[in-house]
Molecule: c-di-GMP-I-GGC riboswitch aptamer
Organism: Desulfobulbaceae bacterium
RNA sequence: CAUUCAAAAGGCAAACCUUCCGAAAGGACGGGACGCAAAGCCACCGGCCUUCAUCCUUAAGGGAUAUGGCAGCGGGGCUGCAAUGU
Repeated sequence: CAUUCAAAAGGCAAACCUUCCGAAAGGACGGGACGCAAAGCCACCGGCCUUCAUCCUUAAGGGAUAUGGCAGCGGGGCUGCAAUGU
């Protein structure tokens, strides 16, 4: 420098449960392991989720839009471990 078939010393931790934060989506600590070679970091592009607020409509209600989220949906950027090859 290139690659990621296999492996894994060390690492992370889905669902679910307790407590807390939040309008919600979701997030944090702890428990717990479905999985992960970037399941480390960044909302830049696409996608998805939510609807406090705003707008439209309205009898109830419904619809639209992130300024909110998801990095464990894909792409991209930055950093790093291991193995193999050069």